[in-house]
RNA sequence: GGCAGCGUAGCUCAGAGGCCAGAGCAGGGGACUCAUAAGCCCAUGGUCGCAGGUUCGAAUCCUGCCGCUGCCACCA
Numbered sequence: 001g002g003c004a005g006c007g008u009a010g011c012u013c014a015g016a017g018g019c020c021a022g023a024g025c026a027g028g029g030g031a032c033u034c035a036u037a038a039g040c041c042c043a044u045g046g047u048c049g050c051a052g053g054u055u056c057g058a059a060u061c062c063u064g065c066c067g068c069u070g071c072c073a074c075c076a
Base pairs, nucleotide, nucleotide: 001072002071003070004069005068006067007066010025011024012023013022018056028042029041030040049065050064051063052062053061
C1' cells in the first nucleotide's frame, strides 16, 4: 500500500429501513435475613466512531475519514 471484518451503556454483545435503542454482567437503591452471600424487586446509564448523502423515515443503505483486528503484497 491492497482486500476483508469490526466500531451500539462501564464490560460482553443483540438489533440488518418505521416497534420508546435492548439483554446479560458490573455499579446504585429496596425488600428478605440475627447478619452476610445467593436468589428476588426497582430505577439509573447511549453523540449507535466522526462527517456527508439517499429516503417521508437511517444504529441499519451509500460515500469519505478515523480507530482496532486479520490476510496479502512491498521495502534495504

Description:
Model confidence (mean pLDDT): 80 of 100. This is a predicted structure of a 76-nucleotide RNA (transfer RNA) from a Dehalococcoidia bacterium. The sequence is in RNAcentral, with records from ENA and MGnify. Rfam family: tRNA. By type it is a transfer RNA.